[in-house]
Parts: sequence; C1' cells; structure tokens
RNA sequence: UCAGCCGGCCGGGCGGCCGCUCCCGUCAUAUGCCGAAAGGCGGCGGGGGAGGAAAGUCCGGGCUCCACGGAGAGACGGUGCCGGGUAACGCCCGGCGGGGGCGACCCCAGGGAAAGUGCCACAGAAAACAGACCGCCCCGUUCAUCGGGGUCAGGGUGAAACGGUGGGGUAAGAGCCCACCGCGCGACCGGCAACGGAAGCGGCACGGCAAACCCCACCGGGAGCAAAACCGAAUAGGAACGACGCGGCGGGAAACCGCCAGCCUUCUCCGGGCCGGUCGUUCGGGUGGGUUGCUCGAGGCGCGGCGCAAGCCCCGUCCCAGAGGAAUGGUCGCCCUGCGGGCCCUCGGGCUCCGCAAGACAGAACCCGGCUUACAGGCCGGCUGACGCU
Repeated sequence: UCAGCCGGCCGGGCGGCCGCUCCCGUCAUAUGCCGAAAGGCGGCGGGGGAGGAAAGUCCGGGCUCCACGGAGAGACGGUGCCGGGUAACGCCCGGCGGGGGCGACCCCAGGGAAAGUGCCACAGAAAACAGACCGCCCCGUUCAUCGGGGUCAGGGUGAAACGGUGGGGUAAGAGCCCACCGCGCGACCGGCAACGGAAGCGGCACGGCAAACCCCACCGGGAGCAAAACCGAAUAGGAACGACGCGGCGGGAAACCGCCAGCCUUCUCCGGGCCGGUCGUUCGGGUGGGUUGCUCGAGGCGCGGCGCAAGCCCCGUCCCAGAGGAAUGGUCGCCCUGCGGGCCCUCGGGCUCCGCAAGACAGAACCCGGCUUACAGGCCGGCUGACGCU
C1' cells in the first nucleotide's frame, strides 16, 4: 500500500419565532365554567419530553385477574455436548467435539441408532436376519448349451454396497491366515466436566435417518393493562314496596262526576289472598363516561475490588416521557456531510463561489431481560494475509 476478519460507538449540530404534553412552585378565583354525576378546567416562572432498534410480538420474567388440598403417575408442549452467569430463558460467556478458511476467524437442534417400530427415491442382482445380474471355479457329459453347487476377489449402479492395501492360501475365492492402516473394547494418566491421551486385548461385530415415531433427562396452570380496582347517568330490562281495579255505561267542551263491574276464599257482606296493566318511591347489576393502575427500576453514570469473560460486589451520585383518537411538532437562518457545476492548481489536491423537494430505518402506549429483522452515512480500537522498503 492492497485485500480481509472481529469488537465497540454515533446516527445530524447551533440559534430565532410560533405551538403541544407532563411535573414542581407561585398567583388568581370559584357563590365561576363544562358535565346528569363521577370528575375536569386558568396565568406566570422553572424543569422533563421517543429508539438503537420504540418494530416483529418469537422466547423469559415482574404485575393483575381466574383456576387450584398434598403427593405420584400419565397425556400434551418445549428444551437437549460440558462448565459458568442470571430473577429467569430457547439468552450470554468460556471451553469440548465436528465442518469450512493459507490465516485473523466463521458455522453447527451437537443426548440415545448393541430397547423397539418404521423409512432409505432413481439406478442397481442386492438398501440390511443379507443377497448371486454379469463374471470366476467345480460337478452332471465334453472349455458348446442347459441344470445344480461354490464364490463378493473383479464388472456395473448408487448419496450410501456388510473394512482398505499387500502377501500367503485356494478349484476359484474369502480376516480363512499374516503385516501395516482403519475399527471396537479399554487398565491407566490428565481434566470439575464435555472430552483428550493411551499400554494392552479383540479378526471385525455395530450402514444411514430420531428437524420419523420413540426412549432418556430437565422444564412448563390459563388469560393478559382492551389485565384489574374504584366512582357512576338517561333509555330499555330486573327486584321490592305502595296507590289505583284501570273496564263498561251515562252526563259534560274538558277537567271531572255518578252507577255497575276482575279471579279465589261456600251463596252474599266484611276480611284475606291472586292476577295483568298504569303511576310513584327505593334497590341492585351492566354499557357509554370518569379516576386509578402509570412509571424509582433485576435503573443510569462514575471510582474501586473480584473474574479470561459473561457478570458480580462496595461506595458515591442522578431522577431521566407518561400521552391516551393518542403530545414529543411547524417554520426560518447558519453550519456539517453528500452530489452536481464553477474557479485555482505544483495535477496530489484546494476554494470565505453557486445550486439541490439530498441526509437512512423508523414513532413509546404497563414495565423489564433477550432474540430476530430494517438502516443513508460516519468514527474508534484490535487482528490476519500478500507485496515493497529499512
């Protein structure tokens, strides 16, 4: 210098004017205004006011309500190497094993296939208790043909063919035997462990798939702030109590008045009960509405200590959005960055010049820890490889 790898961070800045929301203080009033009520409402001053992902709502928790006597078993769902971190996790850190890269480094749902069941397309003779298509060898009758038997060493197929190479051996062959390699078991050694190393033993058994069922270990009640609590209209509907027998006929303009009259209790009266309706009073639940839940929290920053790290501990310090048809904005100027043009130029670049409807992804909605996804442009740190120079 070029090509890469990993980690951390920022993600426009300053100012003027006009606005929005919350909190605190202060002043004013209110015998007010809005509303049925509950409840809400002003001016001034000061302070706070979106994100690294606020997103997807995929995991884990807090909180709220519902359900639930204890224990065990089963079903269903999830997780799955080991150790550590954490409130917890499917997250993070450090290791192990496997794979990729010259390397920095990156990727992996990575328990069990000698418990059982199942599957392994096409091709191929055969896809798993093995098996004989071609070939080779032996026999029947002869180097033909056909039949029987032996054989996986050779051919061919496939992602995968029941150890490989060489030698001995044989009718031909074969771990049938031997050497080396591979494989299995493995005393012992190292490590908390996953795992690594390994004397020796074994002729070789155990193909692959569990993101197929399954087995093993561990974990798991349900719904979610539209949770939930409180306050609390009209109308309709519900309950209790009380009044009127509500109808018919007649009079009257009407209000109203008079007469007769519901069902049961024996026929009547008194008394009692029943029944639909209308009116009145009261009660209770719910909807719209209002208030709370609501933001101090596994919190931020800094010093120190422990730890390789994730992280933990001590001390100090700070208060940092709480809206809710939903605020956090609009506009102007300057600067920054980018692009285009112009000018200068020692051709590397530079400029107090001009223009731009160029400056991403994206907007909290109960809160927190993660993961994933989106993102113009930029900054910082560490590392690797190649080439050149000293």

A computed fold for a 390-nucleotide RNA from Aureimonas populi, annotated as Bacterial RNase P class A. Taxonomically the source falls in Aureimonas (Bacteria, Pseudomonadota, Alphaproteobacteria, Aurantimonadaceae). The model forms 92% of the base pairs in the Rfam consensus. Its mean pLDDT, the model's own confidence on a scale to 100, is 76. Its Rfam family is "Bacterial RNase P class A". Rfam describes the family as follows. Ribonuclease P (RNase P) is a ubiquitous endoribonuclease, found in archaea, bacteria and eukarya as well as chloroplasts and mitochondria. The family's RNA type in Rfam is ribozyme. A source record names the gene rnpB.